[in-house]
Molecule: Guanidine-I riboswitch aptamer
Organism: Actinomycetes bacterium
RNA sequence: AAAAUUUGCGUCUAGGGUUCCACGCGAUAUGCGGUUCGGUCCGAGAGACACAGGCAACUAGCGAUACGCUCGGUGCUACACGGAGGGACAAAAGCCCGGGAGAG
Repeated sequence: AAAAUUUGCGUCUAGGGUUCCACGCGAUAUGCGGUUCGGUCCGAGAGACACAGGCAACUAGCGAUACGCUCGGUGCUACACGGAGGGACAAAAGCCCGGGAGAG
C1' cells in the first nucleotide's frame, strides 16, 4: 500500500399503527373513534438473550514426507453519530431503501 472476513435464524423488548377482537360513542348502519394505557399483528445494523456458523491455538484418535481428517472443550466474533424523502402490509414505525446521503 492492497485484498478478504466481520454472518444467519429464533424468542423478546424499546417502538409502531388499526385489518381482526375488545373498549367507548351511537340515528344500531357493510356506522364512527387509535387524541382507546388492552389482546392479535409489525418490530431494531448501531437493543437483550440463546442457538448455529466463522476464526485461532490446544488435548485425544485416525492417517501419513509434515501443514490432513474426526471428536472435544477453551478463547475471539470489534466499533458504530446519522437526516430528509420514498416503499410494503390494514396501517404506521427504530421495519425496508440503509453500517445509505451526510458528519466525525